Context: one part of a larger RNA
RNA sequence: UGACGGGGGCCCGCACAAGCGGUGGAGUAUGUGGUUUAAUUCGAUGCAACGCGAAAAACCUUACCGGGGUUUGACAUGUUUAUGACUGGUGUCCGAAAGGCGCCUUCCCUUCGGGGCAUUUACACAGGUGCUGCAUGGCUGUCGUCAGCUCGUGUCGUGAGAUGUUGGGUUAAGUCCCGCAACGAGCGCAACCCCUACUCUUAGUUGCCAUCAGUUCGGCUGGGAACUCUAAGAGAACUGCCGGUGAUAAACCGGAGGAAGGUGGGGAUGACGUCAAGUCCUCAUGGCCCUUAUAUCCCGGGCUACACACGUACUACAAUGGCCGGCACAAAGGGUCGCGAAACCGCGAGGUGAAGCUAAUCUCAAAAAACCGGCCUCAAUUCAGAUUGAAGUCUGCAACUCGACUUCAUGAAGCUGGAAUCGCUAGUAAUCGCGGAUCAGCAUGCCGCGGUGAAUACGUUCCCGGGCCUUGUACA
Numbered sequence: 001u002g003a004c005g006g007g008g009g010c011c012c013g014c015a016c017a018a019g020c021g022g023u024g025g026a027g028u029a030u031g032u033g034g035u036u037u038a039a040u041u042c043g044a045u046g047c048a049a050c051g052c053g054a055a056a057a058a059c060c061u062u063a064c065c066g067g068g069g070u071u072u073g074a075c076a077u078g079u080u081u082a083u084g085a086c087u088g089g090u091g092u093c094c095g096a097a098a099g100g101c102g103c104c105u106u107c108c109c110u111u112c113g114g115g116g117c118a119u120u121u122a123c124a125c126a127g128g129u130g131c132u133g134c135a136u137g138g139c140u141g142u143c144g145u146c147a148g149c150u151c152g153u154g155u156c157g158u159g160a161g162a163u164g165u166u167g168g169g170u171u172a173a174g175u176c177c178c179g180c181a182a183c184g185a186g187c188g189c190a191a192c193c194c195c196u197a198c199u200c201u202u203a204g205u206u207g208c209c210a211u212c213a214g215u216u217c218g219g220c221u222g223g224g225a226a227c228u229c230u231a232a233g234a235g236a237a238c239u240g241c242c243g244g245u246g247a248u249a250a251a252c253c254g255g256a257g258g259a260a261g262g263u264g265g266g267g268a269u270g271a272c273g274u275c276a277a278g279u280c281c282u283c284a285u286g287g288c289c290c291u292u293a294u295a296u297c298c299c300g301g302g303c304u305a306c307a308c309a310c311g312u313a314c315u316a317c318a319a320u321g322g323c324c325g326g327c328a329c330a331a332a333g334g335g336u337c338g339c340g341a342a343a344c345c346g347c348g349a350g351g352u353g354a355a356g357c358u359a360a361u362c363u364c365a366a367a368a369a370a371c372c373g374g375c376c377u378c379a380a381u382u383c384a385g386a387u388u389g390a391a392g393u394c395u396g397c398a399a400c401u402c403g404a405c406u407u408c409a410u411g412a413a414g415c416u417g418g419a420a421u422c423g424c425u426a427g428u429a430a431u432c433g434c435g436g437a438u439c440a441g442c443a444u445g446c447c448g449c450g451g452u453g454a455a456u457a458c459g460u461u462c463c464c465g466g467g468c469c470u471u472g473u474a475c476a
Base pairs, nucleotide, nucleotide: 001476002475003473004472005471007470008469009468010467011466012465013464015460016459019424020423021422022421023420026315027314028313029312030311031310032309033308034306035305042053043052064301065300066299067298068297069296070295073125077124078123079122082119083118084117088104089103090102091101093100094099107116108115109114127290128289130288131287132286136284137283138279139278140277141275143273148187149186150185151184152183153182154163155162156161167178168177169176193267194266195265196264198235199234200233201232202231203230204229208224209223212222213221214220238261241255242254243253244252245251317417321376322375323374324373325372326371333364334363335362338357339356343352344351345350383414388409389408390407391406392405393404394403430452431451432450433449434448435447436446
């Protein structure tokens, strides 16, 4: 000087407390451990691994296993030998395919030396998701969006170092003020950026419809440019104003006006560093290793196994509900190898069909909870839907291993969950549906969007994590 303390002081955080809803019990989905296996490819392992890499494992992917093939190679460049083709088309052939073996067709330029192109031979080499993340770059997680981390000059100290950065207040903040052997500065904080809340200007189609007219009653048409909205610009909030408290300071408390009030709400933004944290399976790369194999092609299987254990979710256990009928109101997105309307067929998944749309025009598209009416009447039930049987639909060469969905039948556990444990402070939790990426097909996961919409916070004694000062130390 740090680190640590079941030392002290001050302060903060959904850290506790106050509340609301869960997980832990059930079934299923998914990941992991374990076990099994020819293989169940590999990585990730306290917080910070475990719906993680994987924003899609039937084949492919695929790295694993079994079998069948190839060896200058599936891919690149150069030299070299030989050939003249190559490409293309094709087979009662062999084969699971890869591939093999055939058949048909058959070059271009030229200074005639050769060159291009392709096959072939030989050689340099290719290739490796093989090892080492403890050799590395890059990227990332984490403490933590915590308020810290440092430097120059000066001063003090023999020196390591100290001071500044401590102190008194204050703040979300090393934020600001005052004081002070310090005076300044840098990286962080804040602001500048984006979205959102209000207003104005400009603009008016594909969007809008107040006034006027027509109307098939649909902004449909004439028309309008007001409103909504769209998207470009501008304004607006600064403790600016008033009162109080305070050291007359910084600031805090209350008020006015205002769409918004004290960082308005949300996002992006992550200091010096820590964990030899993670990744050599994105990529790049040193070293080591393989080179008729640890390379490469193909078919089939596996990654989907199943006495079990754990994590994360979904669905429930019902009446604030279930079922049936009626009837409203979104936002944000996607669409030409695509979205696909109307109409018709089917109980349905879906099929036929084809209008329109490269989209404020057409379409996916039905929002759902809500509301209105009816049935059920507390029961393992008209709760719950696992499992199983049968029949189907769709995608796709192909749904057996191993897809999703539909209909009929079947109707398991489950009556609110032990110890323990998680999230959340407002348009939040809870609850309800909608969209997107990936994608032929496959979503209870992920990333977004809106609808309905709470309770509670006395407070900081305690648990956890963190910041500053101080103290002890046999630790570095």